Annotation
This is a predicted structure of an 88-nucleotide RNA (c-di-GMP-I riboswitch aptamer) from Saccharibacillus brassicae. Of the family's consensus pairs, 100% are formed in the model.
RNA sequence: AUUAGUGAAACGCAAACCGGAUGAAAGUUCGGGACGCAAAGUCUGGAAUCUACAGCGACUUGUUCGCCACGAUCGUCCGACCGCCUCG
Numbered sequence: 001a002u003u004a005g006u007g008a009a010a011c012g013c014a015a016a017c018c019g020g021a022u023g024a025a026a027g028u029u030c031g032g033g034a035c036g037c038a039a040a041g042u043c044u045g046g047a048a049u050c051u052a053c054a055g056c057g058a059c060u061u062g063u064u065c066g067c068c069a070c071g072a073u074c075g076u077c078c079g080a081c082c083g084c085c086u087c088g
Base pairs, nucleotide, nucleotide: 003088004086005085012037013036017032018031019030020029021028022027035075041081042080043079045078046077047076048073049072050071055067056066057065058064059062
């Protein structure tokens, strides 16, 4: 340096659930909590998924229905960037 991560150690992250805050919602965030994670670090660039306030449309005119991402998820996958340790 490359590949790899069954083993060790150090430093880390933190699902569900509960409580506070926030948001129209999806969700986010803070505290508790650990199911897991060697990129569960960063970036919505591509895909996928979730939501549908506003907007547009419909008619049965309302707690209605449909469309729509400009919202969200990187702990769904791919890609890009960057990084700790180490048996081999």
Description:
Its mean pLDDT, the model's own confidence on a scale to 100, is 85. NCBI's taxonomy places the organism under Bacteria, Bacillati, Bacillota, Bacilli, Saccharibacillus. The sequence is in RNAcentral, with records from Rfam.